RNAcentral holds the sequence, with entries from Rfam and Ribocentre. This is a predicted structure of a 135-nucleotide RNA (FMN riboswitch aptamer (RFN element)) from [Clostridium] methylpentosum DSM 5476. The coordinates come from a structure-prediction model, not an experiment, and the mean pLDDT is 77. Lineage of the source: Bacteria > Bacillota > Clostridia > Oscillospiraceae > [Clostridium] methylpentosum.
RNA sequence: AGUCUGUUUCAGGGCGGAGUGAAAUUCUCCACUGGCGGUAAUGAGGGGGAUCCCUUUAGUCCGCGAGCCGGAUUUCCGGCACGAUUUGGUGCGAUUCCAAAACCAACGGUAUAGUCCGGAUAAAAGAAACAAAUG
Numbered sequence: 001a002g003u004c005u006g007u008u009u010c011a012g013g014g015c016g017g018a019g020u021g022a023a024a025u026u027c028u029c030c031a032c033u034g035g036c037g038g039u040a041a042u043g044a045g046g047g048g049g050a051u052c053c054c055u056u057u058a059g060u061c062c063g064c065g066a067g068c069c070g071g072a073u074u075u076c077c078g079g080c081a082c083g084a085u086u087u088g089g090u091g092c093g094a095u096u097c098c099a100a101a102a103c104c105a106a107c108g109g110u111a112u113a114g115u116c117c118g119g120a121u122a123a124a125a126g127a128a129a130c131a132a133a134u135g
Base pairs, nucleotide, nucleotide: 002134003133005131006130007129008128009127010126016030017029018028019027031115032114033105034104035064036063037062038061043056044055045054046053047052059103060102067080068079069078070077071076085101086100087099088098089097107118108117109116
């Protein structure tokens, strides 16, 4: 330094204002939020005298996770309003940068819920630390 095993810890955000109504954080108008890994051109931040170096950057791309339904002894497989992006700009190169306009968000409860309550003091993609083994 790599690999592998084990243990521990951590691991999701958001309804503020107005309207209607007997009743709505659920409807309407305006708002607000964005899990994990990958990709990262000349974006952003920082350092350096300089070559350069470090950090960071996608809800809608690729893959994964939690939920529900069906099948299966299990692993797992299939399905789901669990999904969703375009246009313009720069450039050799961008669905990642810049600008603009869109769109999406399980199940149960309740006046119809991404934002409230509940399963959940759960589970988990994964992240970190420590220990052991191996080279």